The RNA shown here (transfer RNA) has 73 nucleotides and comes from Candidatus Kaiserbacteria bacterium RIFCSPHIGHO2_02_FULL_55_25. It matches the Rfam family "tRNA". About the family: Transfer RNA (tRNA) molecules are approximately 80 nucleotides in length. The source organism's lineage runs through Bacteria, Bacteria candidate phyla and Candidatus Kaiseribacteriota. Model confidence (mean pLDDT): 81 of 100.
This record gives sequence, C1' cells and structure tokens, in this order.
RNA sequence: CCGCCCAUAGCUCAGUUGGUAGAGCAGCGACCUUUUAAGUCGACGGUCCCAGGUUCGAUCCCUGGUGGGCGGA
Repeated sequence: CCGCCCAUAGCUCAGUUGGUAGAGCAGCGACCUUUUAAGUCGACGGUCCCAGGUUCGAUCCCUGGUGGGCGGA
C1' cells in the first nucleotide's frame, strides 16, 4: 500500500427478504435458608462505533471515516 472480516446492554453474543432491539451472565430487589452459597421470581439496564446518503421508515442497503483482527505485497 491492497483485500477480507468484526463493532448491538457492564461482559459474551443473537437479531432473514428494511417496520422502531433480545438472550445468557454480572449487578439490583423479593422469596427460600439460622446465615452464606445454591435455587425460584421480578424489575432495571441501549444515541445499535461516528458522519452523510437512499427510503414513508435503517442495527440491516450505499459512501466515507475511526478502532480491532486476519491475509497478501
């Protein structure tokens, strides 16, 4: 320098022909227990990396950028 992949909750990750986002774990509350742990239940938690474009509507499509990974020269 060129090509490819990834970026979504605190963490690990889903999200199919574009229709307003979910799970598990962690943390919080309750129940249970002499207490802790384990277990059960509940609620909370998000500018979907950034900026534009297309569209009635974008996590999703297009362009550029940023960060990370892999390959080639």